[in-house]
Model confidence (mean pLDDT): 80 of 100.
The RNA shown here (transfer RNA) has 71 nucleotides and comes from Gryllotalpicola koreensis.
Its Rfam family is "tRNA". Its family is annotated with triplet codon-amino acid adaptor activity in the Gene Ontology. By type it is a transfer RNA.
RNA sequence: GUGGCCGUAGUUCAAAGGUAGAACGGCUGGUUGUGGACCAGCUAAUGCGGGUUCGAUUCCCGCCAGUCACC
Numbered sequence: 001g002u003g004g005c006c007g008u009a010g011u012u013c014a015a016a017g018g019u020a021g022a023a024c025g026g027c028u029g030g031u032u033g034u035g036g037a038c039c040a041g042c043u044a045a046u047g048c049g050g051g052u053u054c055g056a057u058u059c060c061c062g063c064c065a066g067u068c069a070c071c
Base pairs, nucleotide, nucleotide: 001070002069003068004067005066007064010024011023012022013021018054025043026042027041028040029039030038047063048062049061050060051059
């Protein structure tokens, strides 16, 4: 340089056009002699810029970053 794949919460992953979710984690409270476990609540995310659409995490284009292959 060329081509493929990928980018969503602190982490690992869902959501394939219509309210962005789960688990683990973190915080607060309950429970406990203390801690753990358990229970209740809270916390927090779509890489960036455009386009299509009534509506975009999703489709299209470009850029950035990661990864794999080729050279």